[in-house]
RNA sequence: GGGGGAUUAGCUCAGUUGGGAGAGCGACAGGCUGGCAGUCUGUAGGUCACCGGUUCGAACCCGGUAUCCUCCA
Numbered sequence: 001g002g003g004g005g006a007u008u009a010g011c012u013c014a015g016u017u018g019g020g021a022g023a024g025c026g027a028c029a030g031g032c033u034g035g036c037a038g039u040c041u042g043u044a045g046g047u048c049a050c051c052g053g054u055u056c057g058a059a060c061c062c063g064g065u066a067u068c069c070u071c072c073a
Stems, first nucleotide, its partner, number of pairs: 001072007010025004019056001027043006049065005
């Protein structure tokens, strides 16, 4: 330098023929328990890496940029 892949909640990750942003763990609150642990219920938490484009509408399609992984040279 070139090819491929990844980037979504604090963490690990789903979500791809374009229309509801989600799960588990964690955090917080409450119930059960004498208390801890445990368990159950609920709540909060996101500019979907960044910039632009296409579209009535983009996490998703197109272009560019950044970081990381991998292969080739």

Description:
Model confidence (mean pLDDT): 82 of 100. The RNA shown here (transfer RNA) has 73 nucleotides and comes from a Planctomycetaceae bacterium. It matches the Rfam family "tRNA". The family's RNA type in Rfam is transfer RNA. The RNAcentral record of the sequence draws on ENA and MGnify.